c-di-GMP-I riboswitch aptamer from Fusibacter sp. 3D3, 89 nucleotides, folded computationally. It matches the Rfam family "c-di-GMP-I riboswitch aptamer". Rfam links the family to the GO term cyclic-di-GMP binding. The prediction has a mean pLDDT of 75.

[in-house]
RNA sequence: CGGUUACAAAGGCAAAAUCAGUGAAAGCUGAUGACGCAAAACUAUAGGACCUAAAUUAUAAAUCAUUAAAUAUUUGUGGGGAUCCAUAA
Numbered sequence: 001c002g003g004u005u006a007c008a009a010a011g012g013c014a015a016a017a018u019c020a021g022u023g024a025a026a027g028c029u030g031a032u033g034a035c036g037c038a039a040a041a042c043u044a045u046a047g048g049a050c051c052u053a054a055a056u057u058a059u060a061a062a063u064c065a066u067u068a069a070a071u072a073u074u075u076g077u078g079g080g081g082a083u084c085c086a087u088a089a
Base pairs, nucleotide, nucleotide: 012037013036017032018031019030020029021028022027035076042081043080045079047077048074049073056068058066059065
């Protein structure tokens, strides 16, 4: 110096739930709250899950409905990338 990672310290984030707003929806934002988290801070990048308003595909119907895919969402689904506090063995 780099990696890995205890105790301790300084900090950080904020699950569920409730209220309000927003969205078609999944969800997101703010407040309260704290289940927990070394990166539970960032990135939608290969997967997974999830949504279907308009448009689109297929079926059926000719009012509607269903299906598929796009789209959108989820990083507290896990992997990758990249940043990062302290630090014994």